[in-house]
RNA backbone atom coordinates (compact mmCIF):
# COMPACT_ATOMS: atom_id res chain seq x y z
P N A 1 -0.45 4.11 3.57
O5' N A 1 -0.81 3.07 2.17
C5' N A 1 -0.54 3.72 0.84
C4' N A 1 -0.88 2.17 0.00
C3' N A 1 -2.10 1.37 0.00
O3' N A 1 -3.16 1.89 -0.38
C1' N A 1 0.00 0.00 0.00
P N A 2 -4.53 1.88 -0.30
O5' N A 2 -4.80 0.03 -0.26
C5' N A 2 -4.89 -0.17 -1.22
C4' N A 2 -5.01 -1.93 -1.05
C3' N A 2 -5.85 -2.63 -0.15
O3' N A 2 -7.19 -2.73 -0.79
C1' N A 2 -3.89 -3.65 0.71
P N A 3 -8.68 -2.65 -0.14
O5' N A 3 -8.77 -4.00 0.67
C5' N A 3 -8.57 -5.60 0.71
C4' N A 3 -8.33 -6.31 1.83
C3' N A 3 -9.50 -5.90 2.67
O3' N A 3 -10.95 -6.91 2.05
C1' N A 3 -7.33 -5.63 3.60
P N A 4 -12.03 -6.18 3.07
O5' N A 4 -12.07 -6.35 4.66
C5' N A 4 -11.81 -7.52 4.77
C4' N A 4 -11.37 -7.78 6.47
C3' N A 4 -12.61 -7.31 7.16
O3' N A 4 -12.69 -7.86 8.68
C1' N A 4 -10.93 -5.86 7.85
P N A 5 -14.20 -8.80 8.87
O5' N A 5 -13.69 -9.60 10.27
C5' N A 5 -12.56 -11.04 10.20
C4' N A 5 -12.51 -11.06 11.72
C3' N A 5 -13.18 -11.08 12.85
O3' N A 5 -13.71 -11.63 13.56
C1' N A 5 -11.30 -9.88 13.14
P N A 6 -14.98 -12.77 13.53
O5' N A 6 -15.74 -12.27 14.64
C5' N A 6 -16.28 -11.04 15.43
C4' N A 6 -16.63 -11.00 16.56
C3' N A 6 -15.21 -11.30 17.45
O3' N A 6 -15.40 -10.10 18.76
C1' N A 6 -16.99 -12.58 18.02
P N A 7 -15.10 -9.22 19.15
O5' N A 7 -13.30 -9.13 18.51
C5' N A 7 -12.49 -10.46 19.21
C4' N A 7 -11.26 -9.62 19.86
C3' N A 7 -11.57 -8.27 20.87
O3' N A 7 -12.09 -8.49 21.90
C1' N A 7 -9.54 -8.28 18.95
P N A 8 -12.46 -7.00 22.58
O5' N A 8 -11.13 -6.29 22.96
C5' N A 8 -10.44 -6.79 23.51
C4' N A 8 -9.65 -5.20 23.56
C3' N A 8 -10.17 -4.00 24.25
O3' N A 8 -10.20 -3.79 25.19
C1' N A 8 -8.23 -3.77 22.03
P N A 9 -11.44 -3.06 26.28
O5' N A 9 -10.97 -1.03 25.44
C5' N A 9 -10.05 -0.72 26.06
C4' N A 9 -9.68 0.22 25.37
C3' N A 9 -10.75 1.23 25.22
O3' N A 9 -11.24 2.28 26.61
C1' N A 9 -9.73 1.28 22.76
P N A 10 -12.53 2.59 26.46
O5' N A 10 -12.56 4.44 25.96
C5' N A 10 -13.75 4.46 25.45
C4' N A 10 -13.21 4.92 23.73
C3' N A 10 -14.16 5.64 22.84
O3' N A 10 -15.04 7.12 23.50
C1' N A 10 -12.67 4.67 21.27
P N A 11 -16.32 6.99 23.27
O5' N A 11 -16.56 7.59 21.99
C5' N A 11 -15.59 8.58 20.61
C4' N A 11 -15.97 8.66 19.51
C3' N A 11 -17.54 8.90 19.17
O3' N A 11 -18.13 10.23 19.03
C1' N A 11 -16.13 7.14 17.71
P N A 12 -19.46 10.54 19.35
O5' N A 12 -19.95 9.84 18.06
C5' N A 12 -19.92 10.59 17.06
C4' N A 12 -20.28 9.72 16.00
C3' N A 12 -21.69 9.55 15.88
O3' N A 12 -22.03 11.23 14.95
C1' N A 12 -21.00 7.71 14.78
P N A 13 -23.64 11.66 15.75
O5' N A 13 -24.80 10.49 15.29
C5' N A 13 -25.28 10.39 14.06
C4' N A 13 -25.90 9.16 13.35
C3' N A 13 -27.23 8.94 14.47
O3' N A 13 -28.19 9.14 13.43
C1' N A 13 -26.04 7.37 15.72
P N A 14 -29.74 9.69 13.30
O5' N A 14 -30.93 8.67 12.50
C5' N A 14 -30.19 8.43 11.55
C4' N A 14 -30.74 7.09 10.47
C3' N A 14 -32.47 7.54 11.11
O3' N A 14 -32.91 7.93 9.99
C1' N A 14 -31.56 4.82 11.68
P N A 15 -34.47 8.65 10.44
O5' N A 15 -35.38 7.92 11.34
C5' N A 15 -35.83 7.07 9.69
C4' N A 15 -36.55 6.28 10.76
C3' N A 15 -37.61 6.23 11.49
O3' N A 15 -39.11 7.07 10.80
C1' N A 15 -36.60 4.82 12.67
P N A 16 -39.71 8.13 11.06
O5' N A 16 -40.23 7.87 13.01
C5' N A 16 -41.29 6.67 13.14
C4' N A 16 -40.98 6.48 14.77
C3' N A 16 -41.32 8.74 15.40
O3' N A 16 -42.30 8.82 15.65
C1' N A 16 -39.26 6.94 16.48
P N A 17 -43.17 9.91 15.75
O5' N A 17 -42.72 10.30 17.46
C5' N A 17 -42.96 9.63 18.00
C4' N A 17 -42.79 10.46 19.49
C3' N A 17 -42.84 11.89 19.35
O3' N A 17 -43.88 12.82 19.97
C1' N A 17 -40.97 10.89 20.47
P N A 18 -44.34 14.27 19.44
O5' N A 18 -43.58 14.96 20.30
C5' N A 18 -43.56 15.25 21.32
C4' N A 18 -42.25 15.83 22.65
C3' N A 18 -41.98 17.56 21.97
O3' N A 18 -43.26 18.35 21.99
C1' N A 18 -40.07 16.24 22.28
P N A 19 -43.43 19.25 21.05
O5' N A 19 -42.67 20.71 20.90
C5' N A 19 -41.96 20.79 22.60
C4' N A 19 -40.29 21.90 22.29
C3' N A 19 -40.59 22.93 21.19
O3' N A 19 -41.03 23.64 21.42
C1' N A 19 -38.79 21.36 20.82
P N A 20 -41.75 24.97 20.26
O5' N A 20 -40.38 24.87 19.22
C5' N A 20 -39.68 26.41 19.85
C4' N A 20 -38.17 26.30 19.15
C3' N A 20 -39.01 26.68 17.54
O3' N A 20 -38.63 27.98 17.42
C1' N A 20 -37.07 24.90 17.72
P N A 21 -39.70 28.79 16.22
O5' N A 21 -38.94 28.48 14.89
C5' N A 21 -37.36 29.32 14.83
C4' N A 21 -36.47 28.78 13.67
C3' N A 21 -37.18 28.39 12.20
O3' N A 21 -37.74 29.99 11.74
C1' N A 21 -36.04 26.88 12.21
P N A 22 -39.33 30.22 11.03
O5' N A 22 -38.49 29.11 9.65
C5' N A 22 -37.57 29.42 8.54
C4' N A 22 -37.40 28.51 7.39
C3' N A 22 -38.77 28.33 6.41
O3' N A 22 -39.73 29.01 5.43
C1' N A 22 -37.89 25.95 7.07
P N A 23 -40.77 29.89 5.76
O5' N A 23 -41.41 28.46 5.23
C5' N A 23 -43.31 28.63 5.47
C4' N A 23 -43.68 27.75 4.21
C3' N A 23 -43.21 25.92 4.50
O3' N A 23 -43.54 25.41 5.20
C1' N A 23 -43.30 27.31 2.28
P N A 24 -42.59 24.08 6.00
O5' N A 24 -42.51 23.10 5.09
C5' N A 24 -43.27 22.16 4.43
C4' N A 24 -42.85 21.51 3.02
C3' N A 24 -41.75 20.84 3.46
O3' N A 24 -42.19 19.02 3.62
C1' N A 24 -41.05 22.70 1.57
P N A 25 -40.71 18.60 4.75
O5' N A 25 -40.33 18.07 3.69
C5' N A 25 -40.41 16.73 2.31
C4' N A 25 -39.06 16.90 1.79
C3' N A 25 -38.14 16.67 2.12
O3' N A 25 -37.79 15.16 2.23
C1' N A 25 -37.53 18.37 0.94
P N A 26 -37.17 14.51 3.97
O5' N A 26 -36.23 15.52 4.50
C5' N A 26 -35.13 15.22 4.34
C4' N A 26 -34.44 16.83 4.50
C3' N A 26 -33.41 16.84 5.70
O3' N A 26 -32.68 16.58 5.71
C1' N A 26 -35.31 18.77 5.29
P N A 27 -31.93 15.85 7.33
O5' N A 27 -31.73 17.31 8.35
C5' N A 27 -30.66 18.27 7.17
C4' N A 27 -30.28 19.44 8.33
C3' N A 27 -30.32 19.45 9.57
O3' N A 27 -28.70 19.16 10.39
C1' N A 27 -31.92 21.39 9.41
P N A 28 -28.20 18.49 11.57
O5' N A 28 -28.94 19.16 12.24
C5' N A 28 -28.32 20.69 12.60
C4' N A 28 -28.70 21.39 13.58
C3' N A 28 -28.23 21.04 14.54
O3' N A 28 -26.92 20.68 15.71
C1' N A 28 -30.42 22.07 14.86
P N A 29 -26.85 19.60 16.78
O5' N A 29 -27.68 19.41 17.39
C5' N A 29 -27.49 20.75 18.57
C4' N A 29 -28.77 20.57 19.86
C3' N A 29 -28.25 19.77 20.90
O3' N A 29 -27.83 18.84 21.51
C1' N A 29 -30.53 20.58 19.75
P N A 30 -26.78 17.59 21.80
O5' N A 30 -28.42 16.93 22.71
C5' N A 30 -28.98 17.34 24.15
C4' N A 30 -30.19 17.06 24.53
C3' N A 30 -30.06 15.61 24.33
O3' N A 30 -29.36 14.82 25.52
C1' N A 30 -31.99 16.35 23.69
P N A 31 -29.03 13.27 25.67
O5' N A 31 -30.67 12.55 25.50
C5' N A 31 -30.92 12.25 26.69
C4' N A 31 -32.70 11.67 26.02
C3' N A 31 -32.28 10.00 25.23
O3' N A 31 -31.57 9.28 26.41
C1' N A 31 -33.54 11.13 24.26
P N A 32 -30.75 8.32 26.00
O5' N A 32 -31.75 7.19 25.13
C5' N A 32 -33.34 6.83 24.90
C4' N A 32 -33.53 6.22 23.71
C3' N A 32 -32.88 5.27 23.12
O3' N A 32 -33.19 4.18 23.62
C1' N A 32 -33.39 6.70 21.60
P N A 33 -32.22 2.68 23.65
O5' N A 33 -31.66 2.51 21.63
C5' N A 33 -31.19 1.85 21.52
C4' N A 33 -31.60 1.07 19.72
C3' N A 33 -30.57 0.70 19.62
O3' N A 33 -30.97 -0.20 18.38
C1' N A 33 -30.37 2.58 18.73
P N A 34 -31.53 -1.72 18.10
O5' N A 34 -31.41 -2.21 16.72
C5' N A 34 -32.46 -2.40 15.48
C4' N A 34 -32.21 -1.42 14.41
C3' N A 34 -30.50 -1.86 13.61
O3' N A 34 -30.97 -3.13 13.48
C1' N A 34 -31.17 0.29 12.88
P N A 35 -29.39 -4.09 13.01
O5' N A 35 -28.90 -3.37 11.64
C5' N A 35 -27.58 -3.66 10.92
C4' N A 35 -27.72 -2.25 10.79
C3' N A 35 -25.99 -1.73 10.45
O3' N A 35 -25.62 -2.31 9.36
C1' N A 35 -27.08 -0.20 11.56
P N A 36 -23.86 -2.60 8.99
O5' N A 36 -23.08 -1.33 9.01
C5' N A 36 -23.37 -0.53 7.99
C4' N A 36 -22.07 0.78 8.33
C3' N A 36 -20.67 0.62 8.52
O3' N A 36 -20.39 0.21 7.24
C1' N A 36 -21.67 1.94 10.36
P N A 37 -19.11 -0.99 6.94
O5' N A 37 -18.03 0.10 7.05
C5' N A 37 -17.29 0.05 8.38
C4' N A 37 -15.96 1.56 7.70
C3' N A 37 -14.59 0.21 7.21
O3' N A 37 -13.88 1.05 6.37
C1' N A 37 -14.33 1.14 9.22
P N A 38 -14.04 1.37 4.75
O5' N A 38 -13.34 2.49 4.82
C5' N A 38 -14.45 3.92 4.34
C4' N A 38 -15.08 4.46 5.74
C3' N A 38 -16.08 4.90 5.56
O3' N A 38 -16.99 4.90 6.79
C1' N A 38 -14.60 6.29 6.92
P N A 39 -19.10 4.56 5.83
O5' N A 39 -18.92 5.79 6.85
C5' N A 39 -19.04 6.83 6.85
C4' N A 39 -20.29 7.59 8.14
C3' N A 39 -19.84 6.85 9.57
O3' N A 39 -20.32 7.92 10.57
C1' N A 39 -22.48 6.33 9.20
P N A 40 -18.92 8.58 11.39
O5' N A 40 -18.61 9.13 10.48
C5' N A 40 -18.84 11.20 9.76
C4' N A 40 -17.33 12.09 9.86
C3' N A 40 -17.66 12.78 9.01
O3' N A 40 -18.65 13.68 9.49
C1' N A 40 -15.34 11.80 8.56
P N A 41 -19.69 14.49 8.18
O5' N A 41 -18.51 15.34 7.10
C5' N A 41 -18.15 16.74 8.20
C4' N A 41 -17.02 16.59 7.06
C3' N A 41 -17.66 17.40 5.84
O3' N A 41 -18.47 18.82 5.56
C1' N A 41 -15.40 16.12 5.49
P N A 42 -19.00 18.80 4.78
O5' N A 42 -18.72 19.29 3.34
C5' N A 42 -17.40 19.95 2.97
C4' N A 42 -16.97 20.25 1.56
C3' N A 42 -18.06 19.81 0.81
O3' N A 42 -18.62 21.13 0.21
C1' N A 42 -16.43 18.17 0.14
P N A 43 -20.61 21.69 0.30
O5' N A 43 -20.75 20.27 -1.25
C5' N A 43 -21.04 21.52 -2.12
C4' N A 43 -21.20 20.30 -3.69
C3' N A 43 -22.77 20.60 -4.64
O3' N A 43 -22.19 20.62 -5.83
C1' N A 43 -22.98 18.56 -3.59
P N A 44 -21.13 21.40 -6.60
O5' N A 44 -19.99 20.62 -7.60
C5' N A 44 -19.45 20.88 -8.35
C4' N A 44 -18.77 19.53 -8.96
C3' N A 44 -19.77 18.91 -9.17
O3' N A 44 -20.10 19.35 -11.08
C1' N A 44 -17.81 17.90 -8.65
P N A 45 -21.59 18.88 -11.15
O5' N A 45 -21.11 17.39 -11.89
C5' N A 45 -20.85 16.94 -12.49
C4' N A 45 -21.07 15.34 -13.04
C3' N A 45 -22.35 15.04 -12.92
O3' N A 45 -23.40 15.24 -14.07
C1' N A 45 -20.71 13.47 -11.93
P N A 46 -25.04 15.65 -13.82
O5' N A 46 -24.97 14.19 -13.03
C5' N A 46 -25.23 12.78 -13.89
C4' N A 46 -25.64 11.73 -13.83
C3' N A 46 -27.05 11.86 -12.76
O3' N A 46 -27.96 11.09 -13.88
C1' N A 46 -25.34 10.32 -11.95
P N A 47 -29.41 12.28 -13.34
O5' N A 47 -29.93 11.27 -11.69
C5' N A 47 -30.52 9.56 -12.19
C4' N A 47 -30.22 8.83 -11.16
C3' N A 47 -31.45 9.39 -10.33
O3' N A 47 -32.99 8.83 -10.78
C1' N A 47 -30.15 9.24 -8.61
P N A 48 -34.09 9.81 -10.71
O5' N A 48 -34.64 10.10 -9.47
C5' N A 48 -34.92 8.67 -8.64
C4' N A 48 -35.35 8.99 -7.09
C3' N A 48 -35.74 10.32 -6.13
O3' N A 48 -37.18 10.03 -6.49
C1' N A 48 -33.42 10.52 -4.94
P N A 49 -38.29 11.27 -7.22
O5' N A 49 -38.38 12.09 -6.17
C5' N A 49 -38.47 11.42 -4.70
C4' N A 49 -38.15 12.82 -3.68
C3' N A 49 -38.85 14.06 -3.88
O3' N A 49 -40.29 14.22 -3.10
C1' N A 49 -37.14 14.12 -3.38
P N A 50 -41.36 15.60 -4.19
O5' N A 50 -40.91 16.90 -3.40
C5' N A 50 -41.25 17.29 -1.85
C4' N A 50 -40.37 18.68 -1.62
C3' N A 50 -40.94 19.17 -2.84
O3' N A 50 -41.98 20.10 -2.32
C1' N A 50 -38.32 19.82 -2.60
P N A 51 -43.38 20.67 -3.01
O5' N A 51 -42.40 21.83 -3.73
C5' N A 51 -42.77 22.96 -2.81
C4' N A 51 -41.72 24.28 -2.98
C3' N A 51 -42.28 24.94 -3.95
O3' N A 51 -43.36 25.68 -3.79
C1' N A 51 -40.06 24.53 -4.02
P N A 52 -44.73 26.10 -5.09
O5' N A 52 -44.16 26.84 -5.78
C5' N A 52 -43.65 28.00 -5.65
C4' N A 52 -42.62 28.88 -6.66
C3' N A 52 -43.06 28.70 -8.19
O3' N A 52 -43.89 29.70 -8.18
C1' N A 52 -41.03 28.33 -8.01
P N A 53 -45.19 29.35 -9.86
O5' N A 53 -44.82 29.80 -10.78
C5' N A 53 -43.90 31.02 -11.12
C4' N A 53 -43.33 30.56 -12.89
C3' N A 53 -43.73 29.84 -13.09
O3' N A 53 -44.35 31.06 -14.23
C1' N A 53 -41.83 28.71 -13.20
P N A 54 -46.18 30.93 -14.61
O5' N A 54 -45.77 29.48 -16.08
C5' N A 54 -45.17 29.84 -17.31
C4' N A 54 -44.72 28.61 -17.63
C3' N A 54 -45.93 27.59 -17.97
O3' N A 54 -46.53 28.59 -19.36
C1' N A 54 -44.53 26.27 -17.59
P N A 55 -48.35 28.27 -19.50
O5' N A 55 -48.37 26.62 -20.69
C5' N A 55 -49.74 26.41 -21.01
C4' N A 55 -49.06 25.54 -22.27
C3' N A 55 -48.23 24.70 -21.73
O3' N A 55 -48.90 23.38 -22.73
C1' N A 55 -46.93 25.62 -23.49
P N A 56 -50.41 22.43 -22.39
O5' N A 56 -49.47 21.21 -21.23
C5' N A 56 -48.73 20.70 -21.58
C4' N A 56 -48.48 19.66 -19.98
C3' N A 56 -49.66 18.53 -19.59
O3' N A 56 -49.26 17.83 -18.90
C1' N A 56 -49.00 20.23 -17.93
P N A 57 -49.88 16.13 -19.45
O5' N A 57 -48.28 15.52 -20.08
C5' N A 57 -47.25 15.47 -19.55
C4' N A 57 -46.04 15.51 -20.39
C3' N A 57 -44.62 16.10 -19.69
O3' N A 57 -44.08 14.74 -18.84
C1' N A 57 -44.71 17.18 -22.21
P N A 58 -43.17 14.63 -18.08
O5' N A 58 -42.07 15.84 -18.45
C5' N A 58 -40.77 14.97 -19.12
C4' N A 58 -39.78 16.13 -20.17
C3' N A 58 -39.11 16.82 -19.90
O3' N A 58 -37.70 16.48 -19.77
C1' N A 58 -40.04 18.15 -21.22
P N A 59 -36.78 16.41 -18.74
O5' N A 59 -36.78 18.17 -18.75
C5' N A 59 -35.70 18.71 -19.70
C4' N A 59 -35.58 19.83 -20.32
C3' N A 59 -35.25 20.97 -19.14
O3' N A 59 -33.88 21.44 -19.67
C1' N A 59 -37.33 21.93 -19.94
P N A 60 -32.50 21.47 -17.99
O5' N A 60 -33.15 22.83 -17.50
C5' N A 60 -32.89 24.44 -18.64
C4' N A 60 -33.37 25.07 -18.02
C3' N A 60 -32.77 25.47 -16.44
O3' N A 60 -31.90 26.05 -16.52
C1' N A 60 -35.33 26.02 -16.47
P N A 61 -30.99 26.03 -15.96
O5' N A 61 -30.99 26.89 -14.27
C5' N A 61 -31.13 28.41 -14.65
C4' N A 61 -32.43 28.74 -13.23
C3' N A 61 -32.11 28.41 -11.63
O3' N A 61 -30.36 29.26 -11.42
C1' N A 61 -33.80 28.68 -12.02
P N A 62 -30.02 28.46 -10.30
O5' N A 62 -29.92 28.17 -8.70
C5' N A 62 -30.53 29.44 -8.21
C4' N A 62 -31.65 29.20 -6.84
C3' N A 62 -31.00 27.98 -6.21
O3' N A 62 -30.28 28.88 -5.47
C1' N A 62 -33.29 27.70 -6.82
P N A 63 -29.28 27.91 -4.76
O5' N A 63 -29.35 26.12 -3.99
C5' N A 63 -30.07 26.85 -2.43
C4' N A 63 -31.06 25.99 -2.44
C3' N A 63 -30.94 24.37 -1.49
O3' N A 63 -30.29 24.78 0.53
C1' N A 63 -32.76 24.10 -2.82
P N A 64 -29.40 23.59 0.19
O5' N A 64 -30.04 22.64 0.80
C5' N A 64 -31.03 22.08 1.50
C4' N A 64 -31.91 21.19 1.23
C3' N A 64 -30.61 19.80 1.63
O3' N A 64 -30.13 19.71 3.17
C1' N A 64 -32.09 19.10 0.11
P N A 65 -29.07 18.85 3.36
O5' N A 65 -28.78 17.67 3.25
C5' N A 65 -29.59 16.69 3.97
C4' N A 65 -30.16 15.17 2.93
C3' N A 65 -28.68 14.60 2.25
O3' N A 65 -28.29 13.90 3.96
C1' N A 65 -29.64 14.75 0.93
P N A 66 -26.81 14.33 4.55
O5' N A 66 -25.79 13.53 3.33
C5' N A 66 -25.90 12.05 2.89
C4' N A 66 -24.84 11.76 2.73
C3' N A 66 -23.60 11.67 3.48
O3' N A 66 -22.69 10.41 3.43
C1' N A 66 -22.54 12.38 1.71
P N A 67 -22.84 9.48 4.91
O5' N A 67 -24.02 8.46 5.07
C5' N A 67 -23.96 8.04 4.18
C4' N A 67 -25.58 7.05 4.63
C3' N A 67 -26.21 8.03 4.21
O3' N A 67 -27.62 7.27 3.46
C1' N A 67 -26.51 6.98 6.34
P N A 68 -28.16 8.15 2.34
O5' N A 68 -27.25 6.82 1.29
C5' N A 68 -27.94 5.15 0.77
C4' N A 68 -28.00 5.36 -0.49
C3' N A 68 -26.97 5.41 -1.04
O3' N A 68 -26.11 3.85 -0.95
C1' N A 68 -28.09 6.37 -2.64
P N A 69 -24.22 4.31 -0.72
O5' N A 69 -23.76 4.26 -2.41
C5' N A 69 -23.65 3.06 -3.58
C4' N A 69 -23.80 3.30 -4.56
C3' N A 69 -22.26 3.61 -4.86
O3' N A 69 -21.33 3.35 -4.90
C1' N A 69 -23.88 5.67 -5.85
P N A 70 -19.91 3.43 -4.43
O5' N A 70 -18.85 4.19 -5.39
C5' N A 70 -19.06 3.86 -6.64
C4' N A 70 -18.47 4.80 -7.41
C3' N A 70 -17.32 5.60 -7.17
O3' N A 70 -16.42 5.47 -7.80
C1' N A 70 -19.03 7.22 -8.12
P N A 71 -14.95 5.43 -7.13
O5' N A 71 -14.45 7.13 -7.03
C5' N A 71 -14.17 7.48 -8.21
C4' N A 71 -14.12 9.00 -8.42
C3' N A 71 -12.91 9.89 -7.47
O3' N A 71 -11.95 9.82 -7.35
C1' N A 71 -14.72 10.76 -7.36
P N A 72 -10.51 9.32 -6.59
O5' N A 72 -10.75 10.61 -6.08
C5' N A 72 -10.00 11.97 -6.78
C4' N A 72 -10.72 13.42 -5.70
C3' N A 72 -9.67 13.01 -4.59
O3' N A 72 -8.24 13.33 -4.70
C1' N A 72 -11.63 14.42 -4.38
P N A 73 -7.10 12.70 -3.27
O5' N A 73 -7.73 13.31 -2.06
C5' N A 73 -7.74 14.75 -2.08
C4' N A 73 -7.86 15.57 -0.89
C3' N A 73 -7.32 14.53 0.46
O3' N A 73 -5.67 15.11 1.04
C1' N A 73 -9.39 15.28 0.48
P N A 74 -4.98 13.85 1.67
O5' N A 74 -5.35 13.76 2.72
C5' N A 74 -5.38 14.69 3.70
C4' N A 74 -6.34 14.66 4.87
C3' N A 74 -6.20 13.47 6.13
O3' N A 74 -5.13 13.77 7.23
C1' N A 74 -8.71 13.30 5.53
P N A 75 -4.13 12.16 6.90
O5' N A 75 -4.98 11.59 8.01
C5' N A 75 -5.58 12.06 8.85
C4' N A 75 -6.92 11.17 9.77
C3' N A 75 -5.70 9.37 10.22
O3' N A 75 -5.58 9.31 11.23
C1' N A 75 -8.17 9.48 9.15
P N A 76 -4.45 7.78 11.50
O5' N A 76 -5.28 6.89 12.50
C5' N A 76 -5.62 7.86 14.06
C4' N A 76 -6.50 7.10 15.16
C3' N A 76 -5.71 5.50 14.94
O3' N A 76 -4.57 5.51 15.90
C1' N A 76 -7.97 5.40 14.87
P N A 77 -3.22 4.38 15.46
O5' N A 77 -3.80 2.97 15.72
C5' N A 77 -4.48 2.78 17.26
C4' N A 77 -5.16 1.37 17.50
C3' N A 77 -4.28 0.24 16.61
O3' N A 77 -3.65 -0.54 17.30
C1' N A 77 -6.16 0.49 15.34
P N A 78 -2.08 -0.78 16.64
O5' N A 78 -2.38 -2.07 16.09
C5' N A 78 -3.05 -3.02 16.86
C4' N A 78 -3.23 -4.10 16.11
C3' N A 78 -2.01 -5.12 15.15
O3' N A 78 -2.57 -6.44 15.27
C1' N A 78 -3.36 -3.80 13.44
P N A 79 -1.53 -7.33 16.03
O5' N A 79 -2.39 -9.05 16.06
C5' N A 79 -2.09 -9.19 14.94
C4' N A 79 -3.24 -10.23 14.85
C3' N A 79 -3.11 -10.99 13.18
O3' N A 79 -1.86 -12.16 13.29
C1' N A 79 -5.40 -10.40 14.38
P N A 80 -1.18 -13.00 11.97
O5' N A 80 -2.32 -13.01 11.35
C5' N A 80 -2.63 -14.46 11.31
C4' N A 80 -3.92 -14.24 9.90
C3' N A 80 -3.53 -14.51 8.50
O3' N A 80 -2.81 -15.58 8.78
C1' N A 80 -5.35 -13.11 9.33
P N A 81 -1.23 -15.54 7.51
O5' N A 81 -2.45 -14.99 5.67
C5' N A 81 -3.41 -15.67 5.66
C4' N A 81 -3.92 -15.18 4.38
C3' N A 81 -3.28 -14.32 3.07
O3' N A 81 -2.47 -15.30 1.81
C1' N A 81 -4.43 -13.25 4.08
RNA sequence: CACGACAAAGGCAAACCAUCGGCAACGAUGGGACGCAAAGCCAUGGGUCCUUUUUCGAGAAGGAUCGCCAGGCUUCCGAAC